A computed fold for a 528-nucleotide part of an RNA from Bacteroidetes bacterium UBA2359, annotated as large-subunit ribosomal RNA, domain I.
The prediction has a mean pLDDT of 83.
RNAcentral holds the full RNA, with entries from SILVA.
Rfam family: Bacterial large subunit ribosomal RNA.
Lineage of the source: Bacteria > Pseudomonadati > Bacteroidota.

Context: one part of a larger RNA
RNA sequence: GGCGCAUGGGGGAUGCCUUGGCUCUCAGAGGCGAUGAAGGGCGUGGUAAGCUGCGAAAAGCUUCGGAUAGGCGCGAACGGCCGUUAGACCCGAAGAUACCCGAAUGGGGCAACCCGUUCAGUUGAAGACUGAACAUCCAAAAGGAGGCAAACCCGGGGAACUGAAACAUCUAAGUACCCGGAGGAAGAGAAAACAACAGUGAUUCCCAAAGUAGUGGCGAGCGAACUGGGAAGAGCCCAAACCUAUGUGCUUAGCACAUGGGGGUUAUAGGACCUGACAAAAACUUAGCAGAAGGAAGUGGAACUAUCUGGGAAGGUAGGACGUAGAGGGUGAAAUCCCCGUACACGAAACAGCAGCUAAGGGGUUAGGCACCUGAGUAGCGCGAAGCUGGUGAAACUUUGCGUGAAAUUGCCGGCACCAUCCGGUAAGGCUAAAUACUCCUGAGAGACCGAUAGAGAAAAGUACCGUGAGGGAAAGGUGAAAAGGACCCCGCACAGGGGAGUGCAAAGAACCUGAAACCAUGCGCCU
Numbered sequence: 001g002g003c004g005c006a007u008g009g010g011g012g013a014u015g016c017c018u019u020g021g022c023u024c025u026c027a028g029a030g031g032c033g034a035u036g037a038a039g040g041g042c043g044u045g046g047u048a049a050g051c052u053g054c055g056a057a058a059a060g061c062u063u064c065g066g067a068u069a070g071g072c073g074c075g076a077a078c079g080g081c082c083g084u085u086a087g088a089c090c091c092g093a094a095g096a097u098a099c100c101c102g103a104a105u106g107g108g109g110c111a112a113c114c115c116g117u118u119c120a121g122u123u124g125a126a127g128a129c130u131g132a133a134c135a136u137c138c139a140a141a142a143g144g145a146g147g148c149a150a151a152c153c154c155g156g157g158g159a160a161c162u163g164a165a166a167c168a169u170c171u172a173a174g175u176a177c178c179c180g181g182a183g184g185a186a187g188a189g190a191a192a193a194c195a196a197c198a199g200u201g202a203u204u205c206c207c208a209a210a211g212u213a214g215u216g217g218c219g220a221g222c223g224a225a226c227u228g229g230g231a232a233g234a235g236c237c238c239a240a241a242c243c244u245a246u247g248u249g250c251u252u253a254g255c256a257c258a259u260g261g262g263g264g265u266u267a268u269a270g271g272a273c274c275u276g277a278c279a280a281a282a283a284c285u286u287a288g289c290a291g292a293a294g295g296a297a298g299u300g301g302a303a304c305u306a307u308c309u310g311g312g313a314a315g316g317u318a319g320g321a322c323g324u325a326g327a328g329g330g331u332g333a334a335a336u337c338c339c340c341g342u343a344c345a346c347g348a349a350a351c352a353g354c355a356g357c358u359a360a361g362g363g364g365u366u367a368g369g370c371a372c373c374u375g376a377g378u379a380g381c382g383c384g385a386a387g388c389u390g391g392u393g394a395a396a397c398u399u400u401g402c403g404u405g406a407a408a409u410u411g412c413c414g415g416c417a418c419c420a421u422c423c424g425g426u427a428a429g430g431c432u433a434a435a436u437a438c439u440c441c442u443g444a445g446a447g448a449c450c451g452a453u454a455g456a457g458a459a460a461a462g463u464a465c466c467g468u469g470a471g472g473g474a475a476a477g478g479u480g481a482a483a484a485g486g487a488c489c490c491c492g493c494a495c496a497g498g499g500g501a502g503u504g505c506a507a508a509g510a511a512c513c514u515g516a517a518a519c520c521a522u523g524c525g526c527c528u
Base pairs, nucleotide, nucleotide: 001527002526003525004524005523006522007521008520009519015513016478017477020450021449022447023446024445025444026443027442028441029439030438031148032147039101040100041099042055043054044053046078050074051073061095062094063093064092065091066090070082071081072080106115107114108113116134117133118132119131120130121129122128136145137144138143152183153181154180155179156178157177163170167217193200194199204231205230206229207228208227214222215221235431236430237429238375242262243261244260245259246258247257248256249255250254267409269374270373271372273369274368275367276366277365278364284361285360286359287358288357289356294351298346299345300344304319305318306317307316308315320337321336322326328340329339330338380404381403382402383401384400385399386398387397390416411426412425413424414423415422465472466471485512488500489499490498491497
């Protein structure tokens, strides 16, 4: 020096555990904000650094309700204090207070700071202080808006990497991203729709049709609809004709325009108007009355003992009980019957408002005639684009930047160039629940999800730390059933460490469960 064995050190793997996560389900909620939000700064405790709570009334104040003998948060100790049926702490409901910044809004500003004006008050007065008001925009009476927020939704803009094995049309993709807006959903929506000689009957979503028909440097790729089956189900209101009120103007038996009221709302056309006939209601909307279910903290809530082992019984043995409760958790180990609970039954002055009642609004049918109305810079067309499965193609349909520009029910549009026949529909105004999408958040629950290098980045945290900044971003869990956390003695400079003693089932001794390997040391053996 090597190898082996043993004993230690070192280290923190492994096993076991779970306070924390992950992914869902069913319900709820789907907003907060000038009555000052979200988010912060600074304060606030007897002593107080952090977190939590709170706001100069500051771990809190008031009222009501619940529950209770113990309390003064995490969080001990010291020092003090409150309460025990005259009810503290705690829980629920409703209030009060709520510094400064922040949309921030009296003006300014390098956020949490500085400086005002007017009125009222305190003071004899100045100064100072206290209270209120004082931003902008819309509206012009009252009032409203602004900012924040996870995803979902609609609209306005809108890439590139990439793929095409290069690349330009194309793709990625109307994606990412930016901007605007709204709601608990949004958007769409009651046929100028499809279809095909048979019919369907608003919209939305799902399954199929179908990777089909198509489209495509016919490359890469992109990619419907008809129709069938389901979820849900709901239909309405204006404009106009006509009648009328008010106002204005005029060439004034009146006409025109503006505003309001009545009327009226569609395709087998309907309505207005004229002449007749018959009915006089329901749905629905708004307001009020009344108050059901639900809904808080919370309340009640069954039934077990002995013995053995053991530090400890819930385990073994023996004999019982309850069960609308044998979900789950805890208890010194493995408990239906020990504890908390669980099934079940109760619990409101907040919230919530069904059915019902009252009032107001609302709301018809039909015959004949007449030919008044039925959405115009619109439809269509030309040029340029976009959207559709459709990349300009034979290219319909939808939208429209520029130009042009109709008809009037014997009308007009569509059925994939265009024409005819036939069929379907009635554009150029508007509203509309449900089925659908999502989850920052609340409650209840689930898992062939993780178990501390895993699971969230985070079982302590967006902290420590890094960066001028945008931003990046950790590590770190476990004594024991209970602190019973080692009195006392000895060695020692010692508040280090150790040896006794004691606690404990066990030192598990706080660098604390288990305690692998690397690595280090000591002893012994063998080899060189």